[in-house]
RNA sequence: GGAGAGAUAUCGAAGUGGUUAUAACGGCCCUGACUCGAAAUCAGGUGUGCAGUCAAAUGCACCGAGGGUUCGAAUCCCUCUCUCUCCG
Numbered sequence: 001g002g003a004g005a006g007a008u009a010u011c012g013a014a015g016u017g018g019u020u021a022u023a024a025c026g027g028c029c030c031u032g033a034c035u036c037g038a039a040a041u042c043a044g045g046u047g048u049g050c051a052g053u054c055a056a057a058u059g060c061a062c063c064g065a066g067g068g069u070u071c072g073a074a075u076c077c078c079u080c081u082c083u084c085u086c087c088g
Stems, first nucleotide, its partner, number of pairs: 001087007010027003018071001029045005047062005064080005
């Protein structure tokens, strides 16, 4: 230099145009049940930012970044950043 794959919550990861991402599902973590106590198991909870509030509730935004197409984009198109693999 050329080609391909990937970037989703604290971590892994599904979703590849259509109910609101309750961000599924699993891990971590928190609470409870069980136990003399623990492990295992079971049940429930648990993303971030901004606004809001005494504290909350609640609202809006967020799928690497920025644009575009579309009634509608995590998903399709363009540019860029980063990671991995292959070729030279």

Transfer RNA from a Clostridia bacterium, 88 nucleotides, folded computationally. The sequence was found in a public genome assembly. Rfam family: tRNA. By type it is a transfer RNA. Its mean pLDDT, the model's own confidence on a scale to 100, is 80. The source organism's lineage runs through Bacteria, Bacillati, Bacillota and Clostridia.